A computed fold for a 350-nucleotide RNA from a Candidatus Omnitrophota bacterium, annotated as Bacterial RNase P class A. It is recorded under the gene name rnpB.
RNA sequence: GGUGCGGGUCGGACGGUCGCGGGAUUUAUCCCGAGGAAAGUCCGGGCUUCCGAAGACAGCGUAGCGGGUAAUACCCGCCGCCGGGUGAUUUCCGGCCGGAUCAGAGCCACAGAGACGAGUCUCCUCCCGGGAAACCGGGCGGAGGGUGAAACGCGGCAAUCUCUACGCGAAGCAAGGCCAAGCAGGGGAGAAGCGCCUCAGGGCGCGCGCGUGUCUUCAGCGUUUGAUUCCCGGGUGGGCCGCUAGAAUUCGUCAGCAAUGGCGGAUCCAGAUGGAUGACCGUUUCCUUAAUCAGCUGCCGUCUGGCAGUGGUUGAGGCACAGAACCCGGCUUACAGGCCCGCAUCAUUU
Numbered sequence: 001g002g003u004g005c006g007g008g009u010c011g012g013a014c015g016g017u018c019g020c021g022g023g024a025u026u027u028a029u030c031c032c033g034a035g036g037a038a039a040g041u042c043c044g045g046g047c048u049u050c051c052g053a054a055g056a057c058a059g060c061g062u063a064g065c066g067g068g069u070a071a072u073a074c075c076c077g078c079c080g081c082c083g084g085g086u087g088a089u090u091u092c093c094g095g096c097c098g099g100a101u102c103a104g105a106g107c108c109a110c111a112g113a114g115a116c117g118a119g120u121c122u123c124c125u126c127c128c129g130g131g132a133a134a135c136c137g138g139g140c141g142g143a144g145g146g147u148g149a150a151a152c153g154c155g156g157c158a159a160u161c162u163c164u165a166c167g168c169g170a171a172g173c174a175a176g177g178c179c180a181a182g183c184a185g186g187g188g189a190g191a192a193g194c195g196c197c198u199c200a201g202g203g204c205g206c207g208c209g210c211g212u213g214u215c216u217u218c219a220g221c222g223u224u225u226g227a228u229u230c231c232c233g234g235g236u237g238g239g240c241c242g243c244u245a246g247a248a249u250u251c252g253u254c255a256g257c258a259a260u261g262g263c264g265g266a267u268c269c270a271g272a273u274g275g276a277u278g279a280c281c282g283u284u285u286c287c288u289u290a291a292u293c294a295g296c297u298g299c300c301g302u303c304u305g306g307c308a309g310u311g312g313u314u315g316a317g318g319c320a321c322a323g324a325a326c327c328c329g330g331c332u333u334a335c336a337g338g339c340c341c342g343c344a345u346c347a348u349u350u
């Protein structure tokens, strides 16, 4: 210096003219204004509302050992396994489907007689029966061949069901509040009664009905003045809050292998609501390409030439993925190019 892999960061900048949203100010100025993924909606939470309690069952989630965090299926470390690379088992890079196969089931294409207790062919020891014998039939056991990834309670799959251990309320900012306005305090369906007391209204008890995924018990509600639900119909498409000071960002230091945490300093960085951050001009960064200049390096050579790279100038063109909508922490996916770091390898030089 080239190439490959992994990681981090930027992913345009400056100025001018006009235009847009929020805030401050007291009326003429100032300040701020999309992302590393804002995407996916796969996870975990903050926050809001609802859920009567206890138990059992169902359902769902997680799975080596520790640590981190508000929490997680996330992150870090160690072990194990797998893959790549290396002369190499070390080292390096990457990955995770990491409890259980005697509690039970299921699957293993094709080939093969046969893929879970089934078994073809050949040979051998022993036993039984037939036979004069050779040999034939059968049984227990043993050795081997062929098919295939795998063939004598042997193997693979639990990312197939399942088992074990541990854990788990539901829904979601279109959550949920406030103000104003308006309609129809709308109509209908709908549960099992019985006994006692009271002049009556009504009260009490038993029974029946209801709610939570199911069941049981308790509590509560209702029992025709109708619980829980279902059907039909009317009104409200307005304004404000929630809505951005945060599990915030950043710098330094201490502890720790690290993730991360403690301490100290600094900063305030969108809050829209048919939905803002744009248009034009100039300069410039980066990329591609062409021409030209000058030296340098390397190669070729027909002697002052050609090719490639690098530096400058000029011209033309281009500039990735992609747009907040309550917020935060992750994971996954997309991404032209520039810069930096680490590892490996090749070449050259010392």
Stems, first nucleotide, its partner, number of pairs: 001346010012284007020033005035321001039332002042330005047172004052218006059168005064078005079098001080096005099163002104161002106157003120145005126139005176241004186232004193206005207223004248267008286318008295310006
Overview:
NCBI's taxonomy places the organism under Bacteria, Pseudomonadati, Candidatus Omnitrophota.